[in-house]
RNA sequence: UAGUGCUCCGGGGUUGGUGAGAGUCCAAACCGGCGGUGAGAGUCCGCGAGCCCGUUCUUUUUCGGAAGGAGGGGUUGAGCCGGUGAAAUUCCGGCACCGACGGUUAUGGGUCCUGCGGGAUUCGAGUCCGGAUGAGAGGUAGCACAC
Numbered sequence: 001u002a003g004u005g006c007u008c009c010g011g012g013g014u015u016g017g018u019g020a021g022a023g024u025c026c027a028a029a030c031c032g033g034c035g036g037u038g039a040g041a042g043u044c045c046g047c048g049a050g051c052c053c054g055u056u057c058u059u060u061u062u063c064g065g066a067a068g069g070a071g072g073g074g075u076u077g078a079g080c081c082g083g084u085g086a087a088a089u090u091c092c093g094g095c096a097c098c099g100a101c102g103g104u105u106a107u108g109g110g111u112c113c114u115g116c117g118g119g120a121u122u123c124g125a126g127u128c129c130g131g132a133u134g135a136g137a138g139g140u141a142g143c144a145c146a147c
Stems, first nucleotide, its partner, number of pairs: 001146001003145005008139002014028004029127002031099002033047004042097002050075004055070006079095005101130003108123006
């Protein structure tokens, strides 16, 4: 000291009301992974995780399968205006918007039927529970090897 390996770190967020029952409805709040970007980002660019569909390897099996690893494809939400400035959709001001999958007694919404009493079906959580004491984009320092 470019590098290799190991160790370490690596996600946040609630109060009240109604009610038999809601942290899901109503009201108001609160939260925002990683890298980049002439100046700082939930909403610009990219990545990760999630979901879907394959491929492959190892172990195991009661031969139905199961567990773990590698890797590929698809999918994946949201911002404008003004100000300052050399430069900002990143700062300041204003007004907005978004948030996977599964689960969860809910008055609500949609569609259909109706003898108009009702019936069927479907939707309904960023903050709760779960996969997850997981994984990971990455980051910091140390140790070892190598030069």
The RNA shown here (FMN riboswitch aptamer (RFN element)) has 147 nucleotides and comes from Mycetocola saprophilus. The organism belongs to Mycetocola, within Bacteria. Its Rfam family is "FMN riboswitch aptamer (RFN element)". Rfam describes the family as follows. The RFN element is a highly conserved domain that is found frequently in the 5'-untranslated regions of prokaryotic mRNAs that encode for flavin mononucleotide (FMN) biosynthesis and transport proteins. This element is a metabolite-dependent riboswitch that directly binds FMN in the absence of proteins. In Bacillus subtilis, the riboswitch most likely controls gene expression by causing premature transcription termination within the 5' untranslated region of the ribDEAHT operon and precluding access to the ribosome-binding site of ypaA mRNA.The FMN riboswitch structure, reported in present an FMN-bound six-stem junction, adopts a butterfly-like scaffold, stapled together by opposingly directed but nearly identically folded peripheral domains. The sequence was found by an Rfam model in a public genome assembly. The coordinates come from a structure-prediction model, not an experiment, and the mean pLDDT is 78.